[in-house]
RNA sequence: GCCGCGGUGGUGUAAUGGUAGCACGGAAGGCUGUGGACCUUCGGGCCCGAGUUCGAUUCCCGGCUGCGGCC
Numbered sequence: 001g002c003c004g005c006g007g008u009g010g011u012g013u014a015a016u017g018g019u020a021g022c023a024c025g026g027a028a029g030g031c032u033g034u035g036g037a038c039c040u041u042c043g044g045g046c047c048c049g050a051g052u053u054c055g056a057u058u059c060c061c062g063g064c065u066g067c068g069g070c071c
Stems, first nucleotide, its partner, number of pairs: 001070007010024004018054001026042005047063003051059001
């Protein structure tokens, strides 16, 4: 330099154009003699820009970044 895959809450991971889910972790409450476990509720996220579209996490283009391959 070229090619491929990826980037989603604090962490890990889904979602093939129409309300962004799940698990762990966090907070509040319940239960308990206390704690843990368990139960209920809550907060927190689509890498950036531009385009297509009524509508973009998703599709197109560019950029940034991680991993892998080729030279």
This is a predicted structure of a 71-nucleotide RNA (transfer RNA) from an uncultured archaeon. The prediction has a mean pLDDT of 82. Its Rfam family is "tRNA".